[in-house]
RNA sequence: GGGCGUAUAGCUCAGUCGGUGAGAGCGCGCGCCUGAUAAGCGCGAGGUCGGUGGUUCGAGUCCACCUAUGCCCACCA
Numbered sequence: 001g002g003g004c005g006u007a008u009a010g011c012u013c014a015g016u017c018g019g020u021g022a023g024a025g026c027g028c029g030c031g032c033c034u035g036a037u038a039a040g041c042g043c044g045a046g047g048u049c050g051g052u053g054g055u056u057c058g059a060g061u062c063c064a065c066c067u068a069u070g071c072c073c074a075c076c077a
Stems, first nucleotide, its partner, number of pairs: 001073007010026004019057001028044005050066005
């Protein structure tokens, strides 16, 4: 330098063909239960979906560029 992936909650991830409240598990907070913990049960908080721009009535999803990261190839000596 070229190619192919990945980026969504604190962590690990899902999200179908672009569509009507952005979700799950773990973790965290509160409550119930218990003599008290753990476990269990209920409720809750937490996100501008890596960034900028574009397409569209509408973008996590499509397009361009950029950033970070992984793999492969090439190049140099």

Predicted 3D model of a 77-nucleotide RNA (transfer RNA) from an Actinomycetes bacterium. The sequence is in RNAcentral, with records from ENA. Rfam family: tRNA. The family's RNA type in Rfam is transfer RNA. The organism belongs to Actinomycetes, within Bacteria. Its mean pLDDT, the model's own confidence on a scale to 100, is 83.